[in-house]
Annotation: RNAcentral holds the sequence, with entries from ENA. A computed fold for a 72-nucleotide RNA from a Candidatus Pacearchaeota archaeon, annotated as transfer RNA. Rfam family: tRNA. Rfam describes the family as follows. Transfer RNA (tRNA) molecules are approximately 80 nucleotides in length. It is annotated as a transfer RNA. RNAcentral records the identical sequence in 2 taxa. Taxonomically the source falls in Candidatus Pacearchaeota (Archaea, Nanobdellati). Its mean pLDDT, the model's own confidence on a scale to 100, is 84.
RNA sequence: GCGCGGUUAGUUCACUGGUAGAACGCUCGCUUCACAUGCGAGAAGUAAUAGGUCCGAUUCCUAUACCGCGCA
Repeated sequence: GCGCGGUUAGUUCACUGGUAGAACGCUCGCUUCACAUGCGAGAAGUAAUAGGUCCGAUUCCUAUACCGCGCA
């Protein structure tokens, strides 16, 4: 330099056009002398950034940034 893949909650990941979810973690309550376990409730992301298409974009297209793999 070229090609491919990835970027979504604190972490690991779902969600293939109709205003985003799970697990673990975190907070609160119940249970315990206390901790853990268990049960219940809750907070937390305008989906890497900027444009475009569309009535409507996390999803499709383009550019840029970052990470990974391959080729030279």